[in-house]
Order: sequence, then C1' cells, then structure tokens
RNA sequence: CGAGUCGGUCGGGCGAUCGCUUUUCAGUCACUCUCGAGUGAUUGAAGGGAGGAAAGUCCGGGCUCCACAGGGCAGGGUGCCAGGUAACACCUGGGGGGCGCGAGCCUACGGAAAGUGCAACAGAAAGUAUACCGCCCCGCUACUCACCCGUGUGAAGGUUUCACUAUUGCGGUGGCGUUCACAGGGGUGAGUAGCGGGGUAAGGGUGAAAAGGUGCGGUAAGAGCGCACCGCGCGGCUGGUAACAGGCGCGGCGAUGGUAAACCCCACUCGGAGCAAGACCAAAUAGGAAUCCGUUAGCUGUGGCCCACAGUGGAUUCGGGUAGGUCGCUACAGGCAGGUGGUGACACCUGUCGCAGAUGAAUGAUCGUCCACGACAGAACCCGGCUUAUCGACCGACUCGUUUA
RNA sequence: UGGGGCGUCGCCAAGCGGCAAGGCACUGGGUUUUGAUCCCAGCAUUCGCAGGUUCGAAUCCUGCCGCCCCAG
Repeated sequence: CGAGUCGGUCGGGCGAUCGCUUUUCAGUCACUCUCGAGUGAUUGAAGGGAGGAAAGUCCGGGCUCCACAGGGCAGGGUGCCAGGUAACACCUGGGGGGCGCGAGCCUACGGAAAGUGCAACAGAAAGUAUACCGCCCCGCUACUCACCCGUGUGAAGGUUUCACUAUUGCGGUGGCGUUCACAGGGGUGAGUAGCGGGGUAAGGGUGAAAAGGUGCGGUAAGAGCGCACCGCGCGGCUGGUAACAGGCGCGGCGAUGGUAAACCCCACUCGGAGCAAGACCAAAUAGGAAUCCGUUAGCUGUGGCCCACAGUGGAUUCGGGUAGGUCGCUACAGGCAGGUGGUGACACCUGUCGCAGAUGAAUGAUCGUCCACGACAGAACCCGGCUUAUCGACCGACUCGUUUA
Repeated sequence: UGGGGCGUCGCCAAGCGGCAAGGCACUGGGUUUUGAUCCCAGCAUUCGCAGGUUCGAAUCCUGCCGCCCCAG
C1' cells in the first nucleotide's frame, strides 16, 4: 500500500423567533371552607422533553387479579457440556461437526439396537433384503475341431506256404490282407450355443439412498472368508467438574441404513389472563315484566378437561337508568466513573447523577450559518433479550499478500 | 394497546410431503347467414418474500411483508 476479519462509538452542529407538553416557584381571578389552606383557570420565570432500534410482538421476567396457583390427563416449549442471570429460545467459556491459507465464521448438536409410519418415479431388490445383466460349478441337448476304435463302398498294389476255374503256362473270378479316398457310427478331450439345477454379491445398470471402506491374500468364481489400516460396537484405563479426548483389550460387523423442523420415547420446564390488568372516590345498576333451566345438583370464578378450592340461583328478552375522576405511572434487575474478584458473561464495593410520563394524546415550524448535506424511524405499565430496518463517518485489535529496510 | 386469522392464474377457490384439481373470465378453432348457446383445444417456468429441514416443500420450521376480524 492492497485485500479482509472482529469489536466499539456517533446518528447533523450552532444561533434567533414563534408554538406544544410537563414539573417547581411567584402573581391574578373564581369557588369551597375549619380563615389558613385547597381546587380550577390564566399570566410570568426557571428546568426537563423519544430511539438504537421507541418497530415486529418472537421469547423471558417484574407488576396486578383470579386460591396461597394445588393434584392428574391433555397440550406447548427447550434439547452437546459447564457457568452467568430475576428469568429466557438470551449471553459467556468449552466440546463435537462443517467452511476458510489465515484472523475468524456457521452450527434446531438428545434418542432410529421401545414401537408405528414414510421413501413418488426408476430399479432384481427401498429394509423380515434380493438376484436383471454379469462371473463360476454341475447335468442334459445340439454343433465344430482334434485323437482313438469299429463298419460299409470304391480304387490301386500284394498274396496260391488261400479257394474255384481254365491250363503247358501267362491269366480270370472270388477270398484275405495293406495303402489311399469317401460315407456313416461309437468313445475321449476342448470350445461355442441353448435349457435346467446350484454358488456368488467383486463388477455393470437404477436411484437421493443398495447392507462397513481401501489394499493384500485367498477362492471354481466370490465373499470379513483371513489379515493390515480406517470406521463401528462393547468393556476397562488415563486426563477433564462435564460434554469429550487419548490409548488398551475384545467383537468380524446380515448386531445397529435414512427420516424424529413424521408420530413418538427420554430429560428438564410451563396454571390462566393481561395496565383496556387492577385499586380507590363518586353516580347509576333502583323499582319492574315475561320465558326457560335448576334447586345435596347446576352455574359462576376468561383456565382445554377432570378433581380440589372459593362464591352463589342462573340465562335470554322487553322496559328503565348512567358521569366521570384519582391512583397504578415511572426511582430503577437505573445511568456514568473508579476499584476488587473472575479467561469471560457477570458479581460486589465506593462515589456521583436524576434522565419524557401524555390520555384526543406534547417533543414541532420558520429563518440564518457551517460541514462530510443528514439513513431507518416516534414512547403509551416497566425491564432483559432476539429479530428486522438503517445515508454515512470515526476509533481499536488482528490476519493474509506485495514492496522496501 | 392487546388478542386472533388469512395470502394458490385476472376473479372464486380445491389440494396440506411425491406431475398444482375445478368453475367464471380470456385466447384460438368448429357449429350458424350472423350473434348468443353449445362442442374442442390452450392458459400457474417463481403457490406473498427470504432462509432452512428432507432425496423431494404450495404443504413442515424460522424470520420478514401485506390484508382482514375481534375486545373496549
């Protein structure tokens, strides 16, 4: 210098004018009365007045009512280990797995040897495995080749110490034997093809997934059939709080494939409703009419159901009546600074600060000026988280590459 | 403020792990002298968006976006 990772901070500044809301103080007016205060209106002064997400309402808790929230069933949630915390699905640290050269990042990560289900199409077979092609063995049949043994036909030699015939003799006919050629039969061996019976799961093919993987030996061909390494399971040992890691021994592994963000099992955990919760003051719900249900039951108590507990007649219609105010409300699992303990989340101690509280609901508008020209966005009971949205600027730590020293 | 529900073609909608039914509308053709009716054919590359689980997602899970309803 370039590329990148992680963490943190800020979220336009300054000034002027006019407004809104709230608190305190002071004044004026009205009302009340116990004569000094209270309430309301108004004026003036001083002070405070949105966020990192106020958002989504996705988790957890406080607070309030129902019973002091109790038992069972059903249902929901969480799901490696340890810690933090009021609690959590959050955070911190660690383990396993995955990605990256690395700084680092991601991780719904219990159980498929309790059971049930699912896997379309393709494929022989999708889970009690099986056999389409292939490989190998055996048997039968057919064909081819080689060799061996008979048979028949023909040809050519041979043979009268074979026969007949004719003879002086040569010869002729037949037989026997040799060689060659052809035809056909039987046997043995090899090969090819088909059929049948078996062996096999190495290979091919199908699929997202095919029954431990790789190599050597072995075999008719093969196969954990045998062996080595890896994987898997079981049992000790060592280290660690644990998850887990390392190493040893045993088991040849058809024990035990995948899916639990399918039902389910296991462990832990969850009562319901929500500030329009609810409390107080005050008016009213008076007095009534009709129908239905019930009267050791039923109904109500916002529970999904049963029990238990508390209360008690209930529901519908007609008619009649009404008025709102105060509190809850912001002081707190609070912010900031320092210290101590802890790897850290966090805890403890000391000091300091007071920082919106409305209820038709405030936080705005205009102007000037500066710059980097201003994003997402507005409290409504309150906190801790998560998720989502967000123009840009700055700070710190670290990694990789190049160059120079 | 709190609680609940729904997004599938232009409209109405079925499907809830295995090729996204159907009706209306629309387009083309046929029938008719012409129009309507009728008949045949076509019409979802993204099931609101993004990510995940699974071999496979409209469907299951998570986070967003939009719309509707209820309490008082």

This is a predicted complex of two RNAs, RNase P RNA and transfer RNA, with 477 nucleotides together.
It holds a member of the Rfam family "Bacterial RNase P class A". The family's RNA type in Rfam is ribozyme.